Overview: The RNA shown here (Bacterial small signal recognition particle RNA) has 99 nucleotides and comes from an Actinomycetota bacterium. The model forms 96% of the base pairs in the Rfam consensus.
RNA sequence: GGUCGGGCCCUGUGCAUCCUCGGCUCGUGAACCGAGUCAGGGCCGGAAGGCAGCAGCUCUCAGCGGAACCCGGGGAGUGCCGCAGAUCGCCUGGCCGCC
Numbered sequence: 001g002g003u004c005g006g007g008c009c010c011u012g013u014g015c016a017u018c019c020u021c022g023g024c025u026c027g028u029g030a031a032c033c034g035a036g037u038c039a040g041g042g043c044c045g046g047a048a049g050g051c052a053g054c055a056g057c058u059c060u061c062a063g064c065g066g067a068a069c070c071c072g073g074g075g076a077g078u079g080c081c082g083c084a085g086a087u088c089g090c091c092u093g094g095c096c097g098c099c
Base pairs, nucleotide, nucleotide: 001096002095003094004093005092006091007090008089010085011084012083013082014081015079016078017076018075019074020073021072022071023070025066026065027064028063034059035058036057037056042051043050044049
């Protein structure tokens, strides 16, 4: 000096971490404008019975609030974990040639 390789640096990407959003899940959740059941009372009826239906109770829509795990989306200062690429900038190893 050439060549091949490795590491650092740079870029991309995968994964992880963190953050965030949504789903799942729990709770709450309608004076009336949701559903069901409808005490009392009301109405119809000679009666039997029927009708509507407030409160209450139950379920729940929207909404609101809440943990962890899981699933999905997004983001990034992180890791040096994986893969690939770029440059020949630094370090290093093998082989060959020359001095």

It matches the Rfam family "Bacterial small signal recognition particle RNA". Rfam describes the family as follows. The signal recognition particle (SRP) is a universally conserved ribonucleoprotein involved in the co-translational targeting of proteins to membranes. The coordinates come from a structure-prediction model, not an experiment, and the mean pLDDT is 75. Taxonomically the source falls in Actinomycetota (Bacteria, Bacillati).